[in-house]
């Protein structure tokens, strides 16, 4: 230098172009003589810019980071 994927809560996974959700931690509660389990409940995230669109996490452009491959030099 070129190709290919990836990119979302703290973590990990989901979301035909149409309300950004699950589970695990967390953190507050019920239960209990205490814990631990079991149950309710709470916050908390789309990598950044431009564009398409009535609407973008999704499509497009140009960046950035991370895997992977491939060229080159030695």
């Nucleotide at each position: 230098u070129c190709c290919g994927g990836u990119g979302u809560c703290g973590u990990u996974c989901a979301a035909u172009g149409g309300u950004a959700g699950g589970a695990c931690a967390a953190g507050g509660g019920a239960c209990u003589u205490u814990g631990a389990a079991u149950c309710c409940c709470u916050g908390a995230a789309u990598c950044g810019u431009g564009g398409u669109u009535c609407g973008a996490a999704u499509c497009c452009u140009c960046g950035c980071a991370c895997c992977g491959g491939a060229a080159c030099c030695a």
Transfer RNA from a Polyangiaceae bacterium, 74 nucleotides, folded computationally. Its Rfam family is "tRNA". Rfam describes the family as follows. Transfer RNA (tRNA) molecules are approximately 80 nucleotides in length. Gene Ontology term of the family: triplet codon-amino acid adaptor activity. It was read from a public genome assembly. Its mean pLDDT, the model's own confidence on a scale to 100, is 80.